[in-house]
Molecule: TPP riboswitch aptamer (THI element)
Organism: marine eukaryotic metagenome
RNA sequence: UUCCCAGGGGAGCUCCUGAUACUGGGGCUGAGAGGGUAGCAGAAGCUACCGACCCUUGGAACCUGAUCUGGGUAAUGCCAGCGAAGGGAGGGAGAUAAAAA
Repeated sequence: UUCCCAGGGGAGCUCCUGAUACUGGGGCUGAGAGGGUAGCAGAAGCUACCGACCCUUGGAACCUGAUCUGGGUAAUGCCAGCGAAGGGAGGGAGAUAAAAA
């Protein structure tokens, strides 16, 4: 670094309509902010499976600390700190390069 198989993970803030919207429509950040199918419900949402995206120990994907601290914003994990702090999901095959013998 490529391929195969397997696994882990998140979905926030905001405006309008409305009835309190992942079941309607815009805006912000981001790789991704809920694309598809099925079931149940019909107060406006939950489950399962699949997909997209990110990450898999060389692990800052993601979770905890955290209803945290500072800055900024219309607002928000938006930015920075916290912080290499604690936790966190791997096997196989191949290619290339370097080092040593």